The prediction has a mean pLDDT of 80. Small-subunit ribosomal RNA, 3' minor domain from Candidatus Staskawiczbacteria bacterium RIFCSPHIGHO2_01_FULL_39_25, 131 nucleotides, folded computationally.
Context: one part of a larger RNA
RNA sequence: AACCGCCCGUCAAGCCAAGCAAGCUGGGGAUAGCCGAAGUGCGCCGCAAGGCGCCCUAAGCUAGAUUCAGUAAGAGGGGCUAAGUCGUAACAAGGCACGGGUAGCGGAAGCUGCUCGUGGAUCAUUUUUUU
Numbered sequence: 001a002a003c004c005g006c007c008c009g010u011c012a013a014g015c016c017a018a019g020c021a022a023g024c025u026g027g028g029g030a031u032a033g034c035c036g037a038a039g040u041g042c043g044c045c046g047c048a049a050g051g052c053g054c055c056c057u058a059a060g061c062u063a064g065a066u067u068c069a070g071u072a073a074g075a076g077g078g079g080c081u082a083a084g085u086c087g088u089a090a091c092a093a094g095g096c097a098c099g100g101g102u103a104g105c106g107g108a109a110g111c112u113g114c115u116c117g118u119g120g121a122u123c124a125u126u127u128u129u130u131u
Base pairs, nucleotide, nucleotide: 003094005091008087009086011084013081014080015079016078020074023071024070025069026068027067028066031063032062033061034060039056041054042053043052044051045050097118098117099116100115101114102113103112104111105110
């Protein structure tokens, strides 16, 4: 092994990994409230011992911003896989040059508009400059 080439995307099948996620479960938890031991302090009563009350406060209880973990309905893409489906977008001027940005549209590759680039082939003409 060279156009009977290469190659793009949807769809279908199988496998894999990761992320999102209503909800559920559990842990931590700012803060707020309730209650409040011992004790310092203060006030009152008392001759005193002491008693009563108040402030602060450990532990406890309740709510809880928020955070972590587990689980998870669901939704979406990604990767891989000899021989599936639909088309043919790109590679030659790939048969409408291609590509970037953007907007709209479309089973899908994509198409169309505007704008920019040449990383575009081919052909012809005119003018100017330099050697």

Rfam family: Bacterial small subunit ribosomal RNA.